[in-house]
RNA sequence: AGAGUUUGAUCCUGGCUCAGGACUAACGCUGGCGGCGUGCCUAACACAUGCAAGUCGAACGAAGCAGCAAUGCUUAGUGGCAGACGGGUGAGUAACGCGUGGACAAUGUGCCCUCUUGCGGGGGAUACCGUUUCGAAAGGAACGUUAAUACCGCAUAAUGCCAUCCUGGGGCAUCCUGGGUUGGCCAAACUUCCGGGGCGGGAGGAGCAGUCCGCGUUCUAUCAGGUAGUUGGUGAGGUAAUGGCUCACCAAGCCUACGACGGAUAACUGGUCUGAGAGGAUGAUCAGUCACACUGGAACUGAGACACGGUCCAGACUCCUACGGGAGGCAGCAGUGAGGAAUAUUGCGCAAUGGGCGAAAGCCUGACGCAGCGACGCCGCGUGGAGGAUGAAGGCCUUCGGGUCGUAAACUCCUGUCAGUGGGGAAGAGAAUGGACGGUACCCACUGAGGAAGCUUCGGCUAACUACGUGCCAGCAGCCGCGGUAAGACGUAGGGAGCAAGCGUUGUCCGGAAUUAUUGGGCGUAAAGAGCACGUAGGCGGCUGUGUAAGUCGGUUGUGAAAGCCUUCCGCUCAACGGAAGAACGGCAUCCGAUACUGCAUAGCUUGAGUGUGGGAGGGGAGAGUGGAACUUCUGGUGGAGCGGUGAAAUGCGUAGAUAUCAGAAGGAACACCGGCGGCGAAGGCGACUCUCUGGUCCAUAACUGACGCUGAGUGUGCGAAAGCUAGGGGAGCAAACGGGAUUAGAUACCCCGGUAGUCCUAGCCGUAAACGAUGGGCACUAAGUAGAGGGGUUUUGAUUAUCUCUCUGCCGGAGCUAACGCAUUAAGUGCCCCGCCUGGGGGGUACGGCCGCAAGGCUAAAACUCAAAAGAAUUGACGGGGGCUCGCACAAGCGGUGGAGCAUGUGGCUUAAUUCGAUGCAACGCGAAGAACCUUACCGGGGUUUGACAUGGUAGAAGUAGAAGCCUGAAAAGGUGACGAACGGUAUCCAGUCCGUAACUAUCACAGGUGUUGCAUGGCUGUCGUCAGCUCGUGUCGUGAGACGUUGGGUUAAGUCCCCUAACGAGCGAAACCCUUGUCUUUAGUUGCCAACAGGUAAUGCUGGGCACUCUAAAGAAACUGCCGUCGUCAAGACGGAGGAAGGUGGGGAUGACGUCAAGUCAUCAUGGCCCUUAUAUCCCGGGCUGCACACGUGCUACAAUGGUCGGUACAAAGGGAUGCUAAGCCGCAAGGUGGAGCGAAACCCAGAAAGCCGAUCCCAGUUCAGAUUGGAGGCUGAAACCCGCCUCCAUGAAGUAGGAAUCGCUAGUAAUCGCGGAUCAGCUACGCCGCGGUGAAUAUGUUCCCGAGCCUUGUACACACCGCCCGUCAAGCCACCCAAGCAAGAUGCACCCAAAAUCACCGGCCUAACCUGAAAAGGAAGGAAGUGCCUAAGGUGUGUUUUGUGAGGAGGACUAAGUCGUAACAAGGUAACC
Repeated sequence: AGAGUUUGAUCCUGGCUCAGGACUAACGCUGGCGGCGUGCCUAACACAUGCAAGUCGAACGAAGCAGCAAUGCUUAGUGGCAGACGGGUGAGUAACGCGUGGACAAUGUGCCCUCUUGCGGGGGAUACCGUUUCGAAAGGAACGUUAAUACCGCAUAAUGCCAUCCUGGGGCAUCCUGGGUUGGCCAAACUUCCGGGGCGGGAGGAGCAGUCCGCGUUCUAUCAGGUAGUUGGUGAGGUAAUGGCUCACCAAGCCUACGACGGAUAACUGGUCUGAGAGGAUGAUCAGUCACACUGGAACUGAGACACGGUCCAGACUCCUACGGGAGGCAGCAGUGAGGAAUAUUGCGCAAUGGGCGAAAGCCUGACGCAGCGACGCCGCGUGGAGGAUGAAGGCCUUCGGGUCGUAAACUCCUGUCAGUGGGGAAGAGAAUGGACGGUACCCACUGAGGAAGCUUCGGCUAACUACGUGCCAGCAGCCGCGGUAAGACGUAGGGAGCAAGCGUUGUCCGGAAUUAUUGGGCGUAAAGAGCACGUAGGCGGCUGUGUAAGUCGGUUGUGAAAGCCUUCCGCUCAACGGAAGAACGGCAUCCGAUACUGCAUAGCUUGAGUGUGGGAGGGGAGAGUGGAACUUCUGGUGGAGCGGUGAAAUGCGUAGAUAUCAGAAGGAACACCGGCGGCGAAGGCGACUCUCUGGUCCAUAACUGACGCUGAGUGUGCGAAAGCUAGGGGAGCAAACGGGAUUAGAUACCCCGGUAGUCCUAGCCGUAAACGAUGGGCACUAAGUAGAGGGGUUUUGAUUAUCUCUCUGCCGGAGCUAACGCAUUAAGUGCCCCGCCUGGGGGGUACGGCCGCAAGGCUAAAACUCAAAAGAAUUGACGGGGGCUCGCACAAGCGGUGGAGCAUGUGGCUUAAUUCGAUGCAACGCGAAGAACCUUACCGGGGUUUGACAUGGUAGAAGUAGAAGCCUGAAAAGGUGACGAACGGUAUCCAGUCCGUAACUAUCACAGGUGUUGCAUGGCUGUCGUCAGCUCGUGUCGUGAGACGUUGGGUUAAGUCCCCUAACGAGCGAAACCCUUGUCUUUAGUUGCCAACAGGUAAUGCUGGGCACUCUAAAGAAACUGCCGUCGUCAAGACGGAGGAAGGUGGGGAUGACGUCAAGUCAUCAUGGCCCUUAUAUCCCGGGCUGCACACGUGCUACAAUGGUCGGUACAAAGGGAUGCUAAGCCGCAAGGUGGAGCGAAACCCAGAAAGCCGAUCCCAGUUCAGAUUGGAGGCUGAAACCCGCCUCCAUGAAGUAGGAAUCGCUAGUAAUCGCGGAUCAGCUACGCCGCGGUGAAUAUGUUCCCGAGCCUUGUACACACCGCCCGUCAAGCCACCCAAGCAAGAUGCACCCAAAAUCACCGGCCUAACCUGAAAAGGAAGGAAGUGCCUAAGGUGUGUUUUGUGAGGAGGACUAAGUCGUAACAAGGUAACC
């Protein structure tokens, strides 16, 4: 620091996701040790049990115990102090609660410190205790007795308090502070060990507490008005103290858009986490503050509480009960239950630190110090080190060679951290006593590699790869996405990577995210400028002085707790952790100073703004009036059959007279031409003419005012197209709805005929539009050029011209900006000011609420849920029922066909035991198949074989062995038998035999075999676009980039062929050429070919000699290049015409097929990965089938006849083939053919007769002397074999067919058409097929509008699997969330009323009362208490609202879900341009 993800690719916008850090965490797997921390985030839910606040006998009496006593000990009670601290929790609280800084001249203060002063003399009670008594208990009651540092008078009395008067000083308003006079009032407690301790008054201090104020402190306006003690005053009460804190009276205020009131949420802070920072999130542990203590209310005591372990009352809950009544409050420490994903021991000790009491000893202390549990976190350590190659075994992979785990292990030599055993053993406690931790830390010795490694991950992001299994299944997944038979993405294994006593996952926060933008974003088209204006608050504001000093700037002082962070040093072996010092704490306050800028005050100025004066243009607005053209209707005339309408029609109108035409009348609406990117207006908008009223604007002038300005939230105000609404008019034309006619599969549309609201006017609503320049307003600045509109100046006598200037409206274009497109002085440039708006797509501008509206509806405006995109601009393609240019037998012009018939052949379908398989639009269908009777053959039935019909290897056996004539069984294959009967090498002198080995065979094991599957795993080959002219590259240039240029353009060509131009210059694959063939000539050569001349010969023939001149053969060359001429053309390329030439513009034909497309075809030519079968999916045999036939299609043949058929005669080819072959002559047969056998391995012989043609004859237009199917008969040939199922011949038979509907095919010259010939395959043949050969030999092309295909340029695009694309809505199904809804249920809360506990306060004749007073007493007084009453009031109740949540028959829309239905709306001119 970034990365992945929208696209075919690109840039941009924009969201989603990831990598980092952190955690009071939890879960999964795993787990050796130690240190330091940390541990109920949920139910402020309920709690058993124990402990957490006592202490003082030096305040007091009493009792008990010990003691001879003195005295000591214990402590229930009285009394004092402390239980307001410490400890817990975060429910409430949006508040002076907290933070920060101030104020108290408005306050209090126990214990503590300092100073000062005092402690005299009396009195009456009471608990404990005793007796009696009530109660189950808790707890009381009555009487009697007693003490005090308990309680009460009195005395003393000031620098105290209150009041009065006199007099200073000061100040911040109320006031503060001195001095003096007079009067009144107020205290105490004693004790002792004689050191002391304690008590009272006063003054001061410290610390603490209380109150007030400035500033800061979450979200919500779908909460906009709130408030009656409310705001203020006067007086009183109350408090330690100010104050409506409370009360009486008076006034009517007070708060609020700088957000009152309401709602939601929340303890606040130091800090913590993150971040570069600014920020954001957070508020565990530690520390400060606040609040709370079962819930609610209340006071008492006290220095301090409205009191966690106090009191009273009410409520809920729990417990006890004798049912009468009582008791309780873990949000103290442990612990229990419950809740929950989840959070510990009912431990030790007061040794330390601190606290309470005490004079002290001391006691108490779940504060605290420690220990225990938990990898919960941070930190540290270990699980060994060195050597060790045969690279062991084993695993995995493998191209079978090997590689890898891997020096890893084994093995050898060591070490001893941790753990273990034994021994020693602290500091923590400053002189003594006292150590929970703890026999701990630490130290020493010993033992022995022994006890100690896992987790996640390996497609990209992101470090790390293979095998097997699985087969859109099982599963994975943070995002993109993997999985449909070769998965580096699932599962397992091996291997690797990362981290490590942990590792992953989940959750949360910050970061990345400049994705809320102060730092630091945007708004023409991506989300985003309000439809327009006026204007309030607010914000901002020209030039020059003076003053002030609020902002601002500099300095001083105080504060900013400690801890934390940071720096340095130090202590635990290091670290975590801890200690010390420093720095810092962006802040707030205080005082002093500065005055440039801003503010404020004041005095001026004229340039901003406005006014005046003089001119100007204009569809600016409102009202009134006028006009002509057109239209329709009506009246009348003429006229006589149609009109009208459309792609074509029909509905409609018309003989009751339409349309047309003439004349007249009426009516309503709109204003042709002018008319123009021309004018005016803020926008909407404004168009005949005249008049009246009226707004704005421009120019000139420089007289006046003197900053009067700009913008403009919310609430506002006004204007605001069309449609729509209300009421009343009006209504010609047009025209939603509606009716009819067409179109169509349908047509609730487009087209046509009608037609009502409406459109028009008046008055009033509505308030929205793609209300657009998709561009808020204002000011200033920043290149040129050009056009138009309005005005002015200079020049000129004047006009014109020229030129300058102000305002407005356009075009083009530079810098700059922009993602690009584009904008560009009319900015989208550069700046300033103000406002509005945006923050992924969908849901949705919707729901709910509120406001407005008569309604329609408008304004404001979410969430759940869902997706990983949705967008913008530009690029390359593809496509278009877009455009332009141009080709092609593409159409047209022609010739001949197909489609109709019969037959042949292939296919589909059907059938079948099987009808083997493949090919399927063009580009399958006379295709694979250049030849299915058996074979072929892959199919079916039946019968056989199982190492096999075929290959290689291992092991064992292996001479009468292998083999084999013949015979038997069998349909065959095969099985059985079997005379006969082997080979090679070695051993050995040789031969034979024997032995060993090999071959062969047998058995067995590996394996063979497969036309089984996958052409979507492949190679190779092929088809097709297409012999179309295209497809690319290097360098360079342009562009952010994809890409572009080049390759476009102007010409030209068959051609990206060539020329010219040119940010291109070159090059490659294609085109062309090179190759073959054919056409002319030359040379060479001359047999098997040829024969001109010469000679010979025949019935005849190159037959012979001879020759190679010619033809021909087959080799080498020549020839054609727009080369020449003319015209045209850009002086070009080239085109046209001509000459010459055998041939002329590529001479004809062939071979040759660019980059690529179609997952095109082929696993059945072959090859090949994977999978499958293995007594069968292999293999052999026989028979059948591939030939099956109601049908349909393709390709052909033969015809339908006279340009013909038949018969007779007769002429002329080329190219081929031939030895298991071609086969001559001759003979036989009507013929097929037979016989025969010459010749020929072929320029020699044979196939072999060419046919159409020509000559002659006949037929005479008919189902024929056409046509030949079909069938009968008789033959021939091939072949073991022609039944299924061959071909040929002869005789006989003689079907359909008389030129073929819609539709469709081929062909542009030696072509079509027509005629025959040959060959491959092959025993034969289904060949009418295919591949070749020659013979005869046309017609037509004006041309490119249209159909099809193609090329180039351009345009649009929402397509890119690319139009066989994309995509919309209803309906049907499933699922999810939300909304409405009769209601129902629960909670919160407002208001009104009722009832009203405890308690304070007030009032109160009767009851009660020791202290003081009067009094001898009785009694009375004062004072107090109880009871009662009143105010207030918690809880409770009633009623009525508001609000939240849950639920709800049914209803509405929405999101999502491979292959449902109906249509085709949008994207191309999307087939009616689309959209608001």